[in-house]
RNA sequence: AGGGGCAUAGCUCAGUGGUAGAGCAUCUGCUUCACAUGCAGAAGGUUCCAGGUUUGAUCCCUGGCAUCUCCA
Repeated sequence: AGGGGCAUAGCUCAGUGGUAGAGCAUCUGCUUCACAUGCAGAAGGUUCCAGGUUUGAUCCCUGGCAUCUCCA
């Protein structure tokens, strides 16, 4: 140089065109003398960036950045 994959909450990951979720973590309350565990609830998202298609895009198309990988 060339081929392929990935990018979504603080972390690990779901989500096959119709207003985005889980587990862990965080915060609050209950429980305890206290901590842990357990239970209930809450907060937290410019879905990597820019454009295109569409009535509507995390999802489809194009380009770019970062990262992983294959070949030499």

Background
RNAcentral holds the sequence, with entries from Rfam. A computed fold for a 72-nucleotide RNA from Podarcis lilfordi, annotated as transfer RNA. Lineage of the source: Eukaryota > Vertebrata > Lepidosauria > Bifurcata > Podarcis. Its Rfam family is "tRNA". Rfam classes the family as a transfer RNA. Its family is annotated with triplet codon-amino acid adaptor activity in the Gene Ontology.